[in-house]
């Protein structure tokens, strides 16, 4: 020098996952000053379920099945491989590709350009049950990544600072 990994501070990302105060405690504190951690109870402000008229489903007959149905979320639909000794078939695995979502430059929305760029396309809940849906009623504020000295221009409204 470089590359890899931890830590503190900063500055983003995706996500609704943020702000702000009261009471205990226990720390620093000369200090009834001011402050920091835990814990608990409230509030705002964002998400989400549930939940009526109205509307939409449904409501005849006859078969056959009972393999349910919902819900957050972008994460849905397909194909191709593998899958006990043959065949087929199943749970389950791995490629490809897909609806569909993401990618700081104070914020948002938008309109060009772009290496026709890089990334995701999960997981989990309810528990026989629920359309929409005022009024009410009930919950949640987790998590996980990055390192931005670079992808950029134009527009509209805003914030904030002087």
């Nucleotide at each position: 020098g470089g590359a890899c990994g931890g830590c503190c501070u900063c500055c983003g990302c995706c996500g609704a996952a943020u702000c702000c105060g009261g009471g205990c405690u226990u720390c620093c504190g000369c200090g009834a000053a001011g402050g920091a951690a835990g814990u608990u109870c409230g509030g705002a402000a964002c998400c989400g379920g549930g939940g009526a008229c109205c509307c939409a489903c449904a409501c005849g007959u006859u078969c056959c099945a009972c393999c349910g149905g919902g819900g957050u979320g972008a994460a849905u639909c397909g194909g191709g491989c593998c899958g006990u000794c043959u065949u087929c078939c199943c749970a389950g695995g791995c490629c490809c590709g897909u609806a569909g979502g993401g990618c700081a430059g104070c914020c948002u929305u938008c309109c060009g350009u772009u290496c026709c760029g890089c990334c995701c396309g999960a997981a989990c809940c309810c528990g026989a049950c629920a359309g929409c849906u005022a009024a009410c009623c009930c919950g949640g504020u987790a998590g996980g990544c990055g390192g931005u000295c670079c992808a950029c221009g134009g527009a509209a409204g805003g914030a904030a600072u002087g």
A computed fold for a 162-nucleotide RNA, annotated as c-di-AMP riboswitch aptamer (ydaO/yuaA leader).
Of the family's consensus pairs, 96% are formed in the model.
Rfam family: c-di-AMP riboswitch aptamer (ydaO/yuaA leader). Rfam describes the family as follows. This family represents a conserved RNA structure found upstream of the ydaO and yuaA genes in Bacillus subtilis and related genes in other bacteria. On this family, see Barrick et al., Proc Natl Acad Sci U S A 2004: "New RNA motifs suggest an expanded scope for riboswitches in bacterial genetic control".
It was read from a public genome assembly, where an Rfam model found it.